[in-house]
Predicted 3D model of RNase P RNA and transfer RNA as a complex of 478 nucleotides. It holds a member of the Rfam family "Bacterial RNase P class A". From the family's description: Ribonuclease P (RNase P) is a ubiquitous endoribonuclease, found in archaea, bacteria and eukarya as well as chloroplasts and mitochondria. Its family is annotated with dimeric ribonuclease P complex, ribonuclease P activity and tRNA processing in the Gene Ontology.
RNA sequence: GCGGGGGGUCAGGUGGCCGCCGGCCGGUGGUUCGCCACGACGGCCGGAGGAAAGUCCGGGCUCCGCAGGGCAGGGUGCCGGCCAACCGCCGGCGGGGGCGACCCCAGGGAACAGUGCCACAGAAAAAACACCGCGCUCCCGGCCCGCAAGGGCCCGCAGCGCAAGGGUGAAAUCGUGCGGCAAGAGCGCACGGGUUGCGGCGGAGACGUCGCUCUCGGCAAACCCCACCCGGAGCAAGGUCCAUCGCAGGCGCACGCCGCGCAAGCGGCUGGAGGGCAGCCCGUCCGAGCCUGCGGGUAGACCGCUCGAGGCCGCCGGCAACGGCGGUCCCAGACGAAUGGUCACCGCCCGCGUUCCGGCGACGGCGCGCGGGAACAAAACCCGGCUUACGGCCACCCGCUCCU
RNA sequence: GCGCGACUAGCUCAGCUGGAUAGAGCGUUGGCCUCCGAAGCCAAAGGUCCCCGGUUCGAGCCCGGGGUCGCGCG
Numbered sequence: 001g002c003g004g005g006g007g008g009u010c011a012g013g014u015g016g017c018c019g020c021c022g023g024c025c026g027g028u029g030g031u032u033c034g035c036c037a038c039g040a041c042g043g044c045c046g047g048a049g050g051a052a053a054g055u056c057c058g059g060g061c062u063c064c065g066c067a068g069g070g071c072a073g074g075g076u077g078c079c080g081g082c083c084a085a086c087c088g089c090c091g092g093c094g095g096g097g098g099c100g101a102c103c104c105c106a107g108g109g110a111a112c113a114g115u116g117c118c119a120c121a122g123a124a125a126a127a128a129c130a131c132c133g134c135g136c137u138c139c140c141g142g143c144c145c146g147c148a149a150g151g152g153c154c155c156g157c158a159g160c161g162c163a164a165g166g167g168u169g170a171a172a173u174c175g176u177g178c179g180g181c182a183a184g185a186g187c188g189c190a191c192g193g194g195u196u197g198c199g200g201c202g203g204a205g206a207c208g209u210c211g212c213u214c215u216c217g218g219c220a221a222a223c224c225c226c227a228c229c230c231g232g233a234g235c236a237a238g239g240u241c242c243a244u245c246g247c248a249g250g251c252g253c254a255c256g257c258c259g260c261g262c263a264a265g266c267g268g269c270u271g272g273a274g275g276g277c278a279g280c281c282c283g284u285c286c287g288a289g290c291c292u293g294c295g296g297g298u299a300g301a302c303c304g305c306u307c308g309a310g311g312c313c314g315c316c317g318g319c320a321a322c323g324g325c326g327g328u329c330c331c332a333g334a335c336g337a338a339u340g341g342u343c344a345c346c347g348c349c350c351g352c353g354u355u356c357c358g359g360c361g362a363c364g365g366c367g368c369g370c371g372g373g374a375a376c377a378a379a380a381c382c383c384g385g386c387u388u389a390c391g392g393c394c395a396c397c398c399g400c401u402c403c404u
Numbered sequence: 405g406c407g408c409g410a411c412u413a414g415c416u417c418a419g420c421u422g423g424a425u426a427g428a429g430c431g432u433u434g435g436c437c438u439c440c441g442a443a444g445c446c447a448a449a450g451g452u453c454c455c456c457g458g459u460u461c462g463a464g465c466c467c468g469g470g471g472u473c474g475c476g477c478g
Base pairs, nucleotide, nucleotide: 001400002399003398004397005396007394008393009392010391012346013345014344015343016342017341018340020047021046022045023044024043025042026041027038028037029036030035049376053387054386056385057384058383059382060381061234062233063232064231073230074229075228076227077226078092079091080090081089082088093107094105095104096103097102108225109224114223115222116219117218118217131166132165133162134161135160136159137158139156141154142153143152144151145150174192175191176190177189178188179187193216197212198211199210200209201208202207238303239302240301241300245295246294247293248292249291250290251289256269257268258267259266260265274286275285276284277283310329311328312327313326314325315324316323317322348373349372350371351370352369353368354367356365357364358363405477406476407475408474409473410472411471414430415429416428417427423461432448433447434446435445436444454470455469456468457467458466
């Protein structure tokens, strides 16, 4: 320098101007003087994320359900630990990949439950079997040797034995060698691989290792079996105050007078519950509705609502995840949903030009000028994870190459 | 917020219990037929089975993650 691996960290800064959301104070308004309300105005303070996202897991919280147990359904699946919990995290074991740093694994059960599947090819795909082949026996035929009895060789049929070799396949009854045999074969032996059971040793355990034993297809992300876990819904959960509305009761609009009209009714006068003019009285204006109790809880408002398995710092325990102790801080709470825009300066990155410096040079470095760029994306009850999207910076580690 | 479904050729759809080379109709292209066109006949081309991993000898199909589109309930 190039390529790669695991990890940490930031998410531009400061100021001016114009805005937005929330809180407090002033202030303003109302008031039964206890207090209540927040539209405008002023001041101060706070105002997105590492993923706020996808909604894939797990919990808190709230309501409903629930004696206990089982079925169904779903999930998880090596061991130990962590955690409120988890399909999460940490450390290990076993297997696999990579030269390596390192990464990946749904990794229980197929000999001691049962069922199913394994296309094509191949004799045969799980239960035994045999196409070519190898060997033995009997028979038929041919040839050869022999005087003969008989023997040998070849071809074919049948029966029996075998599974080494050929061939097929992703996969063929463990691999290699020696012995053995009529020919062969884990049939026997040695070494090696896998695996079942038992025992010894090590380990907390998964497991490792040694000895004996067993004798060998794969698939359970096929049904299934085993063990363990899981009640349902979701802040539009749920709650408080309750307009409208409904039921009951009370008061009133005149049931009085005049006029019009066949009448229903209309108009006027007196009266009129109740209401406005700041509380009371008077006065004045309006006036057909008003008041009380109860019911359920719609519209609406408010609570839930943000202090929490919380952040930061230090010490201690632990390999670590994490836990304990002490100190310190308060850090959005909106509801069609705020956190924005603009200007200046500084910082970062890229390109071009250039003074100086280093170098033979390609080029590199410091500085200056001009131009451009700055990602993914935005809370909505709250947390712990996972996954996905995405711009930089920082050291560390591995491999290759060059120089000294 | 909760819960479902679909994605296969340009379009609309098949694809069983995983089995090889993924099919059908319409459309496209070329040829025949015709004076020319339509219809008809013959033939051909055309696929990231939405993407990335995993299981398996083998994946469109099974499993996990992601993407896009659509739907239902309160």